[in-house]
Molecule: Lysine riboswitch aptamer
Organism: bovine gut metagenome
RNA sequence: UGAUAGAGGCGCGGUACUCAAGAGUAAUCCCCUCAAGCUGCAGGAACAGCCGGAUGAAAGGGUUUACCGCCGAAGGGAUUUAAGAUUUCCUGAUCUUUUAUUUGCCUGGGUCUGCGGACAAUAUCCGCAGGACUGUCAUUUCGAUGAAGCGCUAUCAG
Numbered sequence: 001u002g003a004u005a006g007a008g009g010c011g012c013g014g015u016a017c018u019c020a021a022g023a024g025u026a027a028u029c030c031c032c033u034c035a036a037g038c039u040g041c042a043g044g045a046a047c048a049g050c051c052g053g054a055u056g057a058a059a060g061g062g063u064u065u066a067c068c069g070c071c072g073a074a075g076g077g078a079u080u081u082a083a084g085a086u087u088u089c090c091u092g093a094u095c096u097u098u099u100a101u102u103u104g105c106c107u108g109g110g111u112c113u114g115c116g117g118a119c120a121a122u123a124u125c126c127g128c129a130g131g132a133c134u135g136u137c138a139u140u141u142c143g144a145u146g147a148a149g150c151g152c153u154a155u156c157a158g
Stems, first nucleotide, its partner, number of pairs: 001157006009071001011070006019062001027055004037050004041092006074107003078103001081100005086093001108134002111131008136147004
C1' cells in the first nucleotide's frame, strides 16, 4: 500500500404481519342555503364546502412480531438534471412538495434536555445547542485530556 474478516449496542436500514391513531375526518347520497362573505398553495375562470341527516375510507408517520441485508451501517443539508403532485382548466412556486439523479460537504453510536421545523398529533422524524454514558485510537502528572469512521482491530500479500 492492497485484499479479506471483524468489533461498538435499547446498533442501522428494508420487507411482511398485528395494533392504535388518523376519524366519524375526506368522500358519496339526501336535504338546506336569495344574496353576500370566507375557505380550497398564488392569479384568472369554474366547481365545491362553510346547515342537518345517512353511509363511511385511505396515505404518510408510529407500534408488535418475524424475516432479510448490514457496521458510513445509515441519516442529513446544499447542489445538477428530469418526471410528477397539490378540487377542474391555464399560468406559476427562487426554503411548496414527491421520486430518481449530479457534485462534493457534515455526523463514531445510542440517549436525555432546551429551542425551531414537518406532521392530525403530546407519537415520530429532522436541524441547532448543551449534558451524561459508551466504543476506538493517541497522549498522560494515571486524575484525566484530545481526536474522528477516508477511523480502529486481526490475518494475508507486496